[in-house]
RNA sequence: GCCAUGGUAGUUCAGUUGGGAGAACGCUAGACUGAAGAUCUAGAUGUCGCUGGUUCAAGUCCGGCCCAUGGCA
Numbered sequence: 001g002c003c004a005u006g007g008u009a010g011u012u013c014a015g016u017u018g019g020g021a022g023a024a025c026g027c028u029a030g031a032c033u034g035a036a037g038a039u040c041u042a043g044a045u046g047u048c049g050c051u052g053g054u055u056c057a058a059g060u061c062c063g064g065c066c067c068a069u070g071g072c073a
Stems, first nucleotide, its partner, number of pairs: 001072007010025004019056001027043005049065005
């Protein structure tokens, strides 16, 4: 330099038919307990890597760029 895959919550990830942004774990509060753990209930947290385009509408489609991993040279 070229090719492929990936980048979404604090972490691991789902979301591939273009229209609701989500799950588990973690965190906070409450219930329970002598206290804690476990359990139950409620809650908070997102520039969907950045930027431009297409569209009534983009995490999703298209272009450019950045980063990570692997392959080729």

The RNA shown here (transfer RNA) has 73 nucleotides and comes from Methanobrevibacter sp. NCBI's taxonomy places the organism under Archaea, Methanobacteriati, Methanobacteriales, Methanobacteriaceae, Methanobrevibacter. It was read from a public genome assembly. Model confidence (mean pLDDT): 81 of 100.